[in-house]
């Protein structure tokens, strides 16, 4: 120094062919209960790592940067 791969909720992840961003888990409320635990119905939580570009329209696609992993030398 080269080259792949990854970055989405507090954690672990999906997000098809570009069209208003989801799930288990945790957290909050309510019901059960003598209480709590399990269990049920619910809420809330996002600058999609960061700047730019394309495009009516970007999480997706194109470049760059930034941080992990790996692989070569």
């Nucleotide at each position: 120094g080269c080259c792949g791969c990854c970055u989405u909720a507090g954690c672990u992840c999906a997000g098809u062919u570009g069209g208003u961003a989801g799930a288990g888990c945790a957290a909050c409320u309510c019901a059960c209960u003598u209480g709590u635990a399990a269990u049920g119905a619910g809420u809330a939580g996002g600058u999609c790592u960061u700047c730019g570009g394309u495009u009516c329209g970007a999480g997706u696609c194109c470049g760059a940067a930034a941080g992990g992993c790996g692989g070569c030398u």
Molecule: transfer RNA
Organism: Patescibacteria group bacterium UBA6033